[in-house]
RNA sequence: AUGAUUACAAGGGGAGAGCUUACUGCAAGCGUGCGCAGUAACGCCGAAGGAGCAAGCAAUUUGUGAAUCUCUCAGGCAAAAAGACUCUUGUAGGACG
Numbered sequence: 001a002u003g004a005u006u007a008c009a010a011g012g013g014g015a016g017a018g019c020u021u022a023c024u025g026c027a028a029g030c031g032u033g034c035g036c037a038g039u040a041a042c043g044c045c046g047a048a049g050g051a052g053c054a055a056g057c058a059a060u061u062u063g064u065g066a067a068u069c070u071c072u073c074a075g076g077c078a079a080a081a082a083g084a085c086u087c088u089u090g091u092a093g094g095a096c097g
Base pairs, nucleotide, nucleotide: 006092007091008090009089010088011087012086013085018042020041021040022039023038024037025036026035043077044076045075049073050071051070052069056064057063058062
């Protein structure tokens, strides 16, 4: 002195699937309808989290073994929130030269 993989923080982008039905509560309230929340039922989604596995390797009736794959436990199905992943900035760090 260049400043990689990586980690953390902030900000941005970020898909899919019933704003379904019933009941209860709240609000409104003459009544009806609409709205929100919860519970239940059926139908769906995969990109929080979680679980499972191939080849290979080990030395072998087993162990290890990845995901955006699979499962849907959880989560989600108007908006909001969340959101794998990704971009920018900053900090740490110090591969390589």